Background:
A computed fold for a 270-nucleotide RNA from an Acidimicrobiia bacterium, annotated as Bacterial large signal recognition particle RNA. The organism belongs to Acidimicrobiia, within Bacteria. It matches the Rfam family "Bacterial large signal recognition particle RNA". Its family is annotated with SRP-dependent cotranslational protein targeting to membrane, signal sequence recognition and signal recognition particle, plasma membrane targeting in the Gene Ontology. Clan: SRP clan. The sequence was found by an Rfam model in a public genome assembly.
[in-house]
RNA sequence: CCGUGCUACGCGGGACGCUAGGGGUGUCCUGUAGCCCGAAACCCUCUACAUGCGGGGCGGAAUGCCCGUCGAAGGGUGUUGAGAUGGCGAGGCUGCCGGUCGGCACGUGGUGUUGAAAGUCGGGUCCUACGCAGCGGAACCUUCGUGAACCGGGUCAGGUCCGGGAGGAAGCAGCCCUAAGCGGGUGGUUCCGGGUGCCGUGGGGGUGCCGGGCUGGAGCCGGCGACCGGUCGGGGCCUCGGGAUCCGCACUCGACGGCGGGCUGCACGG
Repeated sequence: CCGUGCUACGCGGGACGCUAGGGGUGUCCUGUAGCCCGAAACCCUCUACAUGCGGGGCGGAAUGCCCGUCGAAGGGUGUUGAGAUGGCGAGGCUGCCGGUCGGCACGUGGUGUUGAAAGUCGGGUCCUACGCAGCGGAACCUUCGUGAACCGGGUCAGGUCCGGGAGGAAGCAGCCCUAAGCGGGUGGUUCCGGGUGCCGUGGGGGUGCCGGGCUGGAGCCGGCGACCGGUCGGGGCCUCGGGAUCCGCACUCGACGGCGGGCUGCACGG
C1' cells in the first nucleotide's frame, strides 16, 4: 500500500415551549447524502456519563469527528428608541358634515288695495245664576184591576137553634161587593236631580282661538334655502396613557458556510 472480517461511531442540527432537570413527541428556523415501523401534551422516556424508549435495517475507518477564528438565517431577554404603522381609552380644539331648538326676514314661497299692521267697538267659543223645554225619580189626586179561612158588608143552599104551630134568629161554604194594601194606565199638581239643549234673559271673564263693524292705508306670515346663536352626534387635528405588530440598538443562544489546525482503531492474508 492492497484485500477480507470486525469495532468505535454515524444515519441531522438549532431556538422556543414543557420540565426540578436531560431528551423525545409539539411550534419555528436551517440544512440534506442524512434509514424504516410503533406509542407519546391533564404526554412518553430517563436522573447528572440524564442528550430519549421498544423492534428492524444500512454505512463503517470511509469519510467522519474535534478545536480555533470569521461571516451568518433564525430565536430569546431588555424600565432599549422624542422610531414607524394601525387599533383602544381619556382630554382639548374645530372657516368640516348631519340632527335638533331658537333668532332674523336676505332669497324663495304664501297672503294682502276684493284692504296688511296698528287702534277701537261689538259678538262667539268659556264660566255662572235664573227661566223655559226635555229626560229621569218620588209623593199626592184621578182611573182600572186585584184584594179578608174566622176576627168586613150584602145575599145566605144545606145544616143548627127558639117555637105546639104560624113563624123567627144567628150564620159556614158558594156568589156579589168593599177597606187597608198591592199592581197597571191616562192626565194633572208639587218637589228633587243632570257629561240634557243649534232655546231665552242677566252677570262674569277677557289669557288663547274664530268671525263682524268702523278708523287706517302697506304690509304681514315664517314652509324651504341663506345667515346668526345654543345643544347633540360624527369626521378631522393635537396632547397624554397603557398595550399590539414591524424596524433599529444592546446582551445572548445559534442552524449553516469560508479559512486554519488536530485525531482517525483491531484481527488475518498478500